[in-house]
Context: one part of a larger RNA
RNA sequence: CUGGGCGUAAAGGGUGCGUAGGUGGCUUUGUGUGUCGGGCGUGAAAGCUCACCGUCCAACGGUGAAGGUGCAUUCGAAACUGCAGGGCUAGAGUACAGGAGGGGAGAGCGGAAUUCUCGGUGUAGCGGUGAAAUGCGUAGAUAUCGAGAAGAACGCCGGUGGCGAAGGCGGCUCUCUGGACUGAUACUGACGCUGAGGCACGAAAGCUGGGGGAGCAAACAGGAUUAGAUACCCUGGUAGUCCCAGCUGUAAACGGUGUGCACUUGGUGUGGGCGGUUUAUCCCCGUCCGUGCCGGAGCUAACGCGUUAAGUGCACCGCCUGGGGAGUACGGCCGCAAGGCUAAAACUC
Numbered sequence: 001c002u003g004g005g006c007g008u009a010a011a012g013g014g015u016g017c018g019u020a021g022g023u024g025g026c027u028u029u030g031u032g033u034g035u036c037g038g039g040c041g042u043g044a045a046a047g048c049u050c051a052c053c054g055u056c057c058a059a060c061g062g063u064g065a066a067g068g069u070g071c072a073u074u075c076g077a078a079a080c081u082g083c084a085g086g087g088c089u090a091g092a093g094u095a096c097a098g099g100a101g102g103g104g105a106g107a108g109c110g111g112a113a114u115u116c117u118c119g120g121u122g123u124a125g126c127g128g129u130g131a132a133a134u135g136c137g138u139a140g141a142u143a144u145c146g147a148g149a150a151g152a153a154c155g156c157c158g159g160u161g162g163c164g165a166a167g168g169c170g171g172c173u174c175u176c177u178g179g180a181c182u183g184a185u186a187c188u189g190a191c192g193c194u195g196a197g198g199c200a201c202g203a204a205a206g207c208u209g210g211g212g213g214a215g216c217a218a219a220c221a222g223g224a225u226u227a228g229a230u231a232c233c234c235u236g237g238u239a240g241u242c243c244c245a246g247c248u249g250u251a252a253a254c255g256g257u258g259u260g261c262a263c264u265u266g267g268u269g270u271g272g273g274c275g276g277u278u279u280a281u282c283c284c285c286g287u288c289c290g291u292g293c294c295g296g297a298g299c300u301a302a303c304g305c306g307u308u309a310a311g312u313g314c315a316c317c318g319c320c321u322g323g324g325g326a327g328u329a330c331g332g333c334c335g336c337a338a339g340g341c342u343a344a345a346a347c348u349c
Stems, first nucleotide, its partner, number of pairs: 004320003007303002012317001014201004021194003025088007034080001035077005041071002049065006091191001092188004096183003103177007110154001114150008125136002162169002206247006215241002220236004258316006266294011298305002322349003331342004
């Protein structure tokens, strides 16, 4: 190895692009790498197996035979695989025409709300809680009307609805820009799939420099609660939250389910497109792509999954191997730091 697994028991890399490698459609010709068959050589002796023998038996020993997966060489086969050449269009891609979308980047604009400032009205409370108090208020608050300033977020629409590889994306307009889908032809002609390293992207928090700062709010202060209360509740409040440039590289980065392709009963919603039917852009029928629910066979330890598989197969990658020690120490690499990545052992149960 034959012969295990990874939704929840240990185990899918956060995500993509892609190098090496692995793997790869139909057909034809050649070759003969792998592969298969035959011959020859070798495969020491001992051992193993078999036969006979030694001594009464065995161990042990003797003689002979068989066997020896292997290697080399030679002859042959050509289905499969490889290699070389030719052809093809069903995979993949390009062109064309469409409709959908919070996909990304930049700029501008808008209204509601909040806070603050100024002014008017107005007077003794406001606020807050389980109840209170701290706090604010006769230097006129709260409430209300008008004017102005600032920052941040975009109500309704809004939806198990859409888009994106993931993270994620939601007011409106414009500019630039990526992808997917559908339709009918034309073109290229296997250009495909996966992907160790590598590169890029990557919520929040955090870090560096510069701006900004309305609301919220770690830390902090005070008031309560309590046996205590370094909390939960309340009044305040600084980093931060926002913008620009750079860094960090983590997450329950989750569908806890890697990617691609093929195959395998159904029902019912919903988003985008096309075709048919129709007076009709309404319904209805068909079809492709997406997104949900319910369920059949099958699978599963069960729960459940069930054409969006956890079913049946193939290709490739990542990962697991008792609990703790420990995602730690040491070393290395990365980082300004915080720390990240890689990753043990003693000991113990």
Overview
This is a predicted structure of a 349-nucleotide part of an RNA (small-subunit ribosomal RNA, central domain) from a metagenome. It matches the Rfam family "Bacterial small subunit ribosomal RNA". The coordinates come from a structure-prediction model, not an experiment, and the mean pLDDT is 89.